[in-house]
């Protein structure tokens, strides 16, 4: 330099054009318990990597860029 894949919550990931963007773990609060753990309930936390484009509508499709992984040279 070229190609492929990945980028979504603090972490690991789901969501392949339309409902308010979700789960598990983690965090905070509460219940239970003598205390802790476990269990149960509730809550917070997101410019969906960045910028454009297409569309009535984009996390999702297209283009460019950035970062990472792998392969080729």
């Nucleotide at each position: 330099g070229c190609g492929u894949c990945u980028g979504u919550a603090g972490c690991u990931c789901a969501g392949u054009g339309g409902a308010c963007a979700g789960a598990g773990c983690g965090a905070g609060g509460g219940a239970c318990u003598u205390c802790u753990a476990a269990u149960c309930c509730c809550u917070a936390g997101g410019u969906c990597g960045c910028a454009g484009g297409u569309u009535c509508a984009a996390a999702u499709c297209c283009u460019g860029c950035c970062a990472g992984a792998c392969g080729c040279a």
The RNA shown here (transfer RNA) has 73 nucleotides and comes from Patescibacteria group bacterium UBA2591. Its Rfam family is "tRNA". The source organism's lineage runs through Bacteria and Bacteria candidate phyla. It was read from a public genome assembly.